RNA sequence: GCCCUGGUAGCUUAGCGGUGGAGCGUGCGGCUGUUAACCGCAAGGUCACCAGUUCAAACCUGGUCCGGGGCG
Numbered sequence: 001g002c003c004c005u006g007g008u009a010g011c012u013u014a015g016c017g018g019u020g021g022a023g024c025g026u027g028c029g030g031c032u033g034u035u036a037a038c039c040g041c042a043a044g045g046u047c048a049c050c051a052g053u054u055c056a057a058a059c060c061u062g063g064u065c066c067g068g069g070g071c072g
Stems, first nucleotide, its partner, number of pairs: 001071007010024004018055001026042005048064005
């Protein structure tokens, strides 16, 4: 330098153009003599960044940055 792959909640991750979900964690409540466990509810997301395509983009296209792998 070229190619491939990943970047989504505090962490791990799903989501193949039409309202961004789950588990863990956190907060509150229930249960319990208390804690833990268990059950319920809630908060928490500029979808790495910039532009483009589209009525509509986390998703498609181009570029940039960062991580991983391969080739030279």